Molecule: small-subunit ribosomal RNA
Organism: uncultured bacterium
RNA sequence: AGAGUUUGAUCCUGGCUCAGGAUGAACGCUAGCGGUGCGCCUAACACAUGCAAGUCGAGCGUGAUUGAGAAGUAGCUUGCUACUUUUCAUGAAAGCGGCAAACGGGUGAGUAAUAAGUUGGUACCUACCUCUAAGUCAGGGAUAGCCCAGGGAAACCUGGAUUAAUACCGGAUGUGUCCUACGGGAUAAAGAUUUAUCGCUUAGAGAGGGGCCUGCUUCCUAUCAGCUAGUUGGUGAGGUAAUAGCUCACCAAGGCAAUGACGGGUAAUUGGUCUGAGAGGAUGACCAGUCACAAUGGAACUGAGACACGGUCCAUACUCCUACGGGAGGCAGCAGUGAGGAAUCUUCCACAAUGGGCGAAAGCCUGAUGGAGCGACACCGCGUGAAGGAUGAAGGAUUUGUUUCUGUAAACUUCUUUUCUGUGGGAAGAUAAUGACGGUACCACAGGAAUAAGGGACGGCUAACUACGUGCCAGCAGCCGCGGUAAUACGUAUGUCUCAAGCGUUACCCGGAAUCACUGGGUGUAAAGGGUUCGUAGGUGGAAUUUUAAGUCAGGUAUGAAAGACCGGAGCUCAACUCCGUGUUUGUAUUUGAAACUGGAGUUCUAGAAUUAGGGAGAGGUAAGCGGAAUUCUAAGUGUAGGGGUGCAAUCCGUAGAUACUUAGAGGAACACCAAAAGCGAAGGCAGCUUACUGGAACUAUAUUGACGCUGAUGAACGAAAGCGUGGGGAGCGAAAAGGAUUAGAUACCCUUGUAGUCCACGCCCUAAACGUUGAUAACUAAGUGUUGCGACUCGCUCGCAGUGCUGAAGCUAACGCGAUAAGUUAUCCACCUGAGGAGUACGGUCGCAAGAUUAAAACUCAAAGGAAUAGACGGGGACCCACACAAGCAGUGGAUCACGUGGUUUAAUUCGACAAUAAACGGGGAACCUUACCCAGACUUGACAUCUACCGAAUUUCCUAGAGAUAGGAGAGUGCCUUUAUUGGAGCGGUAACACAGGUGCUGCAUGGCUGUCGUCAGCUCGUGUCGUGAGAUGUUCGGUUAAGUCCGGCAACGAGCGCAACCCACAUUUUUAGUUGCCAGCAUUCAGUUGGGCACUCUAGAAAAACUGCCGGUGAUAAGCCGGAGGAAGGUGUGGAUGACGUCAAGUCCUCAUGGCCCUUACGGGUUGGGCUACACACGUGCUACAAUGGUGGUGACAAUGGGUUAAUCCCAAAAAGCCAUCUCAGUUCGGAUUGGGGUCUGCAACUCGACCCCAUGAAGUCGGAAUCGCUAGUAAUCGCGUAACAGCAUGACGCGGUGAAUACGUUCCCGGGCCUUGUACACACCGCCCGUCACACCAUGGGAAUUGGGUCUACCCGAAGGUGGUGCGCCAACCUGCAAAGGAGGCAGCCAACCACGGUAGGCUCAGUGACUGGGGUGAAGUCGUAACAAGGUAACC
Repeated sequence: AGAGUUUGAUCCUGGCUCAGGAUGAACGCUAGCGGUGCGCCUAACACAUGCAAGUCGAGCGUGAUUGAGAAGUAGCUUGCUACUUUUCAUGAAAGCGGCAAACGGGUGAGUAAUAAGUUGGUACCUACCUCUAAGUCAGGGAUAGCCCAGGGAAACCUGGAUUAAUACCGGAUGUGUCCUACGGGAUAAAGAUUUAUCGCUUAGAGAGGGGCCUGCUUCCUAUCAGCUAGUUGGUGAGGUAAUAGCUCACCAAGGCAAUGACGGGUAAUUGGUCUGAGAGGAUGACCAGUCACAAUGGAACUGAGACACGGUCCAUACUCCUACGGGAGGCAGCAGUGAGGAAUCUUCCACAAUGGGCGAAAGCCUGAUGGAGCGACACCGCGUGAAGGAUGAAGGAUUUGUUUCUGUAAACUUCUUUUCUGUGGGAAGAUAAUGACGGUACCACAGGAAUAAGGGACGGCUAACUACGUGCCAGCAGCCGCGGUAAUACGUAUGUCUCAAGCGUUACCCGGAAUCACUGGGUGUAAAGGGUUCGUAGGUGGAAUUUUAAGUCAGGUAUGAAAGACCGGAGCUCAACUCCGUGUUUGUAUUUGAAACUGGAGUUCUAGAAUUAGGGAGAGGUAAGCGGAAUUCUAAGUGUAGGGGUGCAAUCCGUAGAUACUUAGAGGAACACCAAAAGCGAAGGCAGCUUACUGGAACUAUAUUGACGCUGAUGAACGAAAGCGUGGGGAGCGAAAAGGAUUAGAUACCCUUGUAGUCCACGCCCUAAACGUUGAUAACUAAGUGUUGCGACUCGCUCGCAGUGCUGAAGCUAACGCGAUAAGUUAUCCACCUGAGGAGUACGGUCGCAAGAUUAAAACUCAAAGGAAUAGACGGGGACCCACACAAGCAGUGGAUCACGUGGUUUAAUUCGACAAUAAACGGGGAACCUUACCCAGACUUGACAUCUACCGAAUUUCCUAGAGAUAGGAGAGUGCCUUUAUUGGAGCGGUAACACAGGUGCUGCAUGGCUGUCGUCAGCUCGUGUCGUGAGAUGUUCGGUUAAGUCCGGCAACGAGCGCAACCCACAUUUUUAGUUGCCAGCAUUCAGUUGGGCACUCUAGAAAAACUGCCGGUGAUAAGCCGGAGGAAGGUGUGGAUGACGUCAAGUCCUCAUGGCCCUUACGGGUUGGGCUACACACGUGCUACAAUGGUGGUGACAAUGGGUUAAUCCCAAAAAGCCAUCUCAGUUCGGAUUGGGGUCUGCAACUCGACCCCAUGAAGUCGGAAUCGCUAGUAAUCGCGUAACAGCAUGACGCGGUGAAUACGUUCCCGGGCCUUGUACACACCGCCCGUCACACCAUGGGAAUUGGGUCUACCCGAAGGUGGUGCGCCAACCUGCAAAGGAGGCAGCCAACCACGGUAGGCUCAGUGACUGGGGUGAAGUCGUAACAAGGUAACC
């Protein structure tokens, strides 16, 4: 630091996803050790049990118990036990009193400010501690405990008697303090003790702690816009430690709020933590600071401090005890339990250390704390061995191959001992003592490689591949995507990569994401400029100068806790961890200074802005009036049968007189030509002419004001068409509606009618593809060329200003494009965007008469959606061109019979393949057996065939028996070739035996090679270099001509080249030459006969050569290429025919020609035999034959061929050509036609039954020229006629060849099919047989409405009024002080009662949130459902709002 994913490919926009780091984690697999940390994130849910706050006898009374001494009594084992009294010591438990318990520990529910952070302030308080000053005198009355009595189950309570204090009370004193009317008044204390000392009281000061106030900062939401009555302020009073509406009375009517009040939601907060380059974003476990809370709610008491976690009272819920009358309780302390949950520990040890409470102290208490335990939860460290070791062992995996890998890895040899086990020693932490941890850390010795490796991944991103299994199944998947029989993507295995006592997965945060953009984005077409203007707040703003110091900049001071982070050191063996030090802590406050810039204040200026004068331009606006053309209607006239309308028609109008023509009239709406890239307006928009009123802009010129400017949230006004309301108007047009057509349908397009509406007035609506898809303003930045308005002069091809267009430089842009009218370079302000769909929808609010508008989500679904450009393909787009493509012709097919092939059906089998063109007389160039692959039956298993090994035998051949045959059994004949001195050895053949193997027309043509078809014998298909483009790509190959042709010429940012085209090849047509046998015979002989002699001129044969090239002439064309015509020539413009088939397309055909990967069968899916089948037959299709007749049939006659075959052969044979000519038939189902059937024969062959061909006699079917549709052919062609050949025993109407006779037509390219080139549109790329939309039906998902219903929150009014403090009262009751001898009274107080306040609770009514909900609305997603075909091409009616 980036990468994957939209496309056929490209660039861009844009989302989704990944690689990194982190965690109080959880889950899966696995696990050796140690250190340091961390460990209920959920139910602030409920809690059994134990512990977590006591201490002081040097404050006090009492004093159980125990010990010792003495005395006495009793028992008696005469020195022991028990008891009593007394002295001394000890001092449990409880109590009074003091201090502590408000700390420490836990938790994060509440709280968006009574909070926190930070900066200031003071109207305040402060126990214990420190310092200073002064004092500590003399008295009094109670009370708990204990004892007695009583009640109660208990908790506990009541009464009586008695007692102490550092408990309580009054008096004195007053250093002081407080109050004051300045006269004065008020106000303290406690003792303990042998000493020392510790206490106590008052006052002042300090330290530390706290209270209150304050500036700034601190989440989301406007679909929360108005909130507030103690509310805001004042005066007075009360109250507090203290300020204050803190509380009360009265007075005033304020206070807060778009700089977001009020409301709703969420949340403890900070230092910090995680991430990030940073700015930021997320977070607030552990540690530290602050706050809040203690089952829920309320309240106060005590106290220096609490409205109090382990205190009190009350209410509520829950739990427990109960004798039913009453009581008790609060783990969000430490352990622990249950529950919840994916999930979080021991009912441990110790006060040894640090700290806290009490105490004079010893000491006691301390679940704070120090430790140990559990947990890989995290971080850090160590180990599981090291070196050597090739025969590259075995095993495993794999392969054509013992080839490769695992792999120096192992074994093996040598070595070491971290770790482990055993034994021994043994700390620091502690200063004199005291050690939970702990016989721990650590050290030494001994033993022995010993005790110790897994997890994930391996298609790309992303490091790492093969085999087998599976077969769109099972499964994987973070994204793209894998899997349908050769899966590097599933599962397993070998191997590899990676991390490692861990590794993966999941969840969540930051990053990548510049994907909310301050740093650091955009808005013409990708998402995004408001429809337009005016204008408020706000933001921003020209020049000069003086001043100020808010912003800004610099310095100082205070603070910014510690910890953390950074840097430098130090200590644990290292590290994590811990300790020390410097700096940082970007902040806040304050202070001193600077004055350029911004802001504030003052004074000036004129360049911005506005005003003034002038003459011009204009469909600018409003109102009124006027005009002609046209349509329609009405009336009259002329006139007669049609008119109208369309692709064709019909509905419709018309003999009741239309249409047409003429005249007159009526009415409404719109304004031809001018007219334009023109003009005006803010936009919407504005068009006949005239008048009135009126807005704005431009130009020219002078003067005036003196920054008055720009933009503009909320707001206001205007705002096409359609629509709504009221009242008019209504000619034409014309939603709806009706009819006629079209159509499969046609609720459309077309036609005939036609209502709202369109028009006017007034009032609403407020939206448009309201578009230049481009907000407003200002400045700057090349040219060229039109046009509108004004002006200048030198009057022009001139110049200036303001508009409006085009081309274009720089620049910008993803590209297209924009380009002084910017989308360029800058500045200011506003609006808007953040993936696609859901959706501009729902709910809520506002507006509206309604229609609806505006504001505006979420759940859920997808990995894309999109922009521009590229090359294709396609178009019922365009231009050009070609072809038996059409047209012009000829002959057919489609109808009949038959033949052949195919489908279907049938069958034991009817073997298999081929299916638009490009399957169907095709593979097959010929199925009676064989072929044969199919079926039945009966038989074989190293096999019918190949190689190898061993043994035997020559090979071979004849006959008999059984059987359908294959086969089985038996009998005979027969001893070869080469070689060796010889037994022998070898080749070939036959048989037997065994193992490897043979064999397969079994599957896959979608694993393949080869071959073939087709587009198409169409003219195309590409490359190198260069150039252009960000790129895909383009150029060349396009363009103007021309050609059969990308054939050639010319031009050109291209220049060249390759595969194709053409030519080279073969045959035919002409001539020459060579050669004349089996060919030929002109002339000479001869014969029945070129039979023979002779000859080689001719024919012919088969070798060689010539000839044709637009070469020549004329015209045309561009002086080109070429084209047209002509001459000559056997042949003329490719002479004719053939062979020859570019890059590629169709997963086209063929595994059954052959070859071949993989899979499958192996006494069978192999091989052999007999018989059957491939020949079936209601039917459908294709290709043909023969016909339907006189251009003919039948009979007779009949010449000339060519190719080819027969082993060689020009001799011989196959071999008869058909046409033609003569005779007859005379238009009929016939002397046409020959199917079918009966009978008889011939031939081939082991064999013609299933199932051959032919001949003869007899029989004599359909059929009288063929519907829709459709094929072939352009000259020796079509048509017609026969002949030959292959395979073959036999079998053609087929195929391939051969010759004979021998036409018609082509104006031409509008149309159909196919093709080529250019251009255009595209939402197609499997490429139009494409893509794709909506309803309906089915399933699932989330969501809106919904009668109602359930629950939560909150507000208002009223009722009730626990505890509590306050106020009042206090007839009942009361020790201290006063008076009094006493009784009693006074002062003071207590209970009780009353009042206001008030928690919980209740009643009623609103608001709000959430859940459920019959039914219902649309939305989304689903396999190849239904109906149509709306969009993409002119998408077949251009599309869209």